[in-house]
Predicted 3D model of a 113-nucleotide RNA (FMN riboswitch aptamer (RFN element)) from Companilactobacillus farciminis.
Its mean pLDDT, the model's own confidence on a scale to 100, is 86.
Lineage of the source: Bacteria > Bacillati > Bacilli > Lactobacillales > Companilactobacillus.
The sequence is in RNAcentral, with records from MGnify.
RNA sequence: GUUUUCAGGGCAGGGUGUGAUUCCCGACCGGCGGUAAAGUCCGCGACCCAGCGCAAGCUGGUUGAAUUGGUGAGAUUCCAAUACCGACAGUUAAAGUCUGGAUGGAAGAAAAC
Numbered sequence: 001g002u003u004u005u006c007a008g009g010g011c012a013g014g015g016u017g018u019g020a021u022u023c024c025c026g027a028c029c030g031g032c033g034g035u036a037a038a039g040u041c042c043g044c045g046a047c048c049c050a051g052c053g054c055a056a057g058c059u060g061g062u063u064g065a066a067u068u069g070g071u072g073a074g075a076u077u078c079c080a081a082u083a084c085c086g087a088c089a090g091u092u093a094a095a096g097u098c099u100g101g102a103u104g105g106a107a108g109a110a111a112a113c
Base pairs, nucleotide, nucleotide: 001113002112003111004110005109006108013025014024015023027097028096029086030085031044032043033042034041039084040083048061049060050059051058052057066082067081068080069079070078088100089099090098
């Protein structure tokens, strides 16, 4: 460099209500690379927005959240405790968890040549 494969999890139980996995109590989940093992550090992807393009797509932008104590040479990563965060569209009622774009795309991982 080429090809192929892979590449996201989660409302148990209960309350109100005509109606809610959307509200309330409570429960549960955590993409990829780096680094002492990370949802909350650094960087990236996805989603979204803008410009350009017939189109495929390209370029740019936006993009959430953590403290304290302990161990240690070294940890905002381990251990303990207590917190916090979560695109867009849809819905009989407001969604990190349901449905949909998506049998998609992709950071990247692996294998073969």